A computed fold for a 377-nucleotide RNA from Shimia haliotis, annotated as Bacterial RNase P class A. The source organism's lineage runs through Bacteria, Pseudomonadota, Alphaproteobacteria, Rhodobacterales and Shimia. Rfam family: Bacterial RNase P class A. It is annotated as a ribozyme.

RNA sequence: GCAGAGGGCCGGAUGGCCGCGGGGGCAUUUGCCCGCGAGGAAAGUCCGGACUCCACAAGGCAACGGUGCCGGGUAACGCCCGGCCGGGGAAACCCGAGGGAUAGCGCCACAGAGAACAGACCGCCUUUGUCCGCAAAGGUAAGGGUGAAACGGUGGGGUAAGAGCCCACCGCGGACUUGGCAACAAGGACGGCACGGCAAGCCCCACCGGGAGCAAUGCCAAAUAGGGACCGCGCGUGAGCAAUCACAGGGCUGCUUUGGCCCGAGCAGGUCCGGGUUGGCAGCUAGAGAGCGUCUGGCAACAGGCGCUCUAGAUGAAUGGUCAUCGAACCGGGGCAACCCGGGGAACAGAAUCCGGCUUAUAGGCCCUCUGCGCGU
Repeated sequence: GCAGAGGGCCGGAUGGCCGCGGGGGCAUUUGCCCGCGAGGAAAGUCCGGACUCCACAAGGCAACGGUGCCGGGUAACGCCCGGCCGGGGAAACCCGAGGGAUAGCGCCACAGAGAACAGACCGCCUUUGUCCGCAAAGGUAAGGGUGAAACGGUGGGGUAAGAGCCCACCGCGGACUUGGCAACAAGGACGGCACGGCAAGCCCCACCGGGAGCAAUGCCAAAUAGGGACCGCGCGUGAGCAAUCACAGGGCUGCUUUGGCCCGAGCAGGUCCGGGUUGGCAGCUAGAGAGCGUCUGGCAACAGGCGCUCUAGAUGAAUGGUCAUCGAACCGGGGCAACCCGGGGAACAGAAUCCGGCUUAUAGGCCCUCUGCGCGU
């Protein structure tokens, strides 16, 4: 200097004037002052929660859904960090829907003899016959062919020809030793010398999960139709003067155990149709305390301590307009260069209960670290 990889930050700034939203203070007649006011993703609504509600709650089971190597972090997660294994890459690094194919079922088109305990198309060998072209019987899976993939590979021995038939090496495999918390790695002895792939096919295994959501929910005011239809097995027993209590029965959850609550037929409860309320206040913003700085521990994610700051809360939805200056890349001119002059004016995109993540979009600029190549010293 060039090419590549990983991580972080900014993504307009300052001042004046006018206007808007909410907070605080002073004044009380609409006024004055102070300070604040949209993001790195506010987006997608994909995960996890905080919070609120649901006469049902706790335990167990089922259904449904999610995750899937090991260890750690976190309120939690399908997230993050570190590692192992596999794949890609020359490397830095990147990706992984990473448990199980010996519980069972299913699929592997076409081609091919044959696609999972298969198979003989061409071929090779032996015997018999022969019209000398070949035919029949038996053996074979080493060679060739088909295919994405053909039931271990190379070499040798052996054989009629061959084959793990035997041997050496590789490969594969349960037990064993060493290291590691573990996933796993390394090693050497032994071995029947061998029954493919797909589970991002159904499934099996392990772990996790109640539902709905701030349009949750609570209060005030107001209004209507205290609405209509259908279903609703049972409508008891005992004690007590009565109130009431106990049991049985019905109901509230997909099933069940325990407990609780409701009900007595004009019931509780369930299903459907219809009407009124579209007003105000709270929820509403100090946070699993947030942000910033620093120290300690840790490879890190992160945890703890100390100090400082308070940073939108609207409700048809505010956060704006204008002027001036500065201002990135880039363009033009001058200059040996430093630099000077002029032009130019950056994307994706708007909070609506809040927070932790992931994913997607993004003009342009800056910083740090790493890998490789080339050159110079």